[in-house]
The prediction has a mean pLDDT of 83.
This is a predicted structure of a 91-nucleotide RNA (THF (Tetrahydrofolate) riboswitch aptamer) from uncultured Lawsonibacter sp.
NCBI's taxonomy places the organism under Bacteria, Bacillota, Clostridia, Oscillospiraceae, Lawsonibacter.
RNA sequence: CAGAGUAGAUACCGCGCGUCAAGUGCCGUCGGAUGGGAAGUUGCCGGCGGACGAAGGGAAUUCCUCCCGCGUUGCUGUAUCGCAUCCGCUG
Numbered sequence: 001c002a003g004a005g006u007a008g009a010u011a012c013c014g015c016g017c018g019u020c021a022a023g024u025g026c027c028g029u030c031g032g033a034u035g036g037g038a039a040g041u042u043g044c045c046g047g048c049g050g051a052c053g054a055a056g057g058g059a060a061u062u063c064c065u066c067c068c069g070c071g072u073u074g075c076u077g078u079a080u081c082g083c084a085u086c087c088g089c090u091g
Base pairs, nucleotide, nucleotide: 001091002090003089008081009080010079011078012077014075015074016073017071018070019069026050027049028048029047030046031045032044036087037086038085040083056068057067058066059065
């Protein structure tokens, strides 16, 4: 001097959940994890509280089943992107 390597984000496939409303997103508060180590927030996760809030339709009906949608919905896999400080690793 150069490189590798996280949490996570986006897209796609698959399998689900809800659509009689959970989930997601927003605000406040507390806590947690976060390249190999230490430590950390701008990002992520969880608990509690608060406000707001939806797209359903069809077939059959002995079964509470199937199909098509909807939701800034959950999970795995794949692809892409991917830590600022100090120390460390590789060339």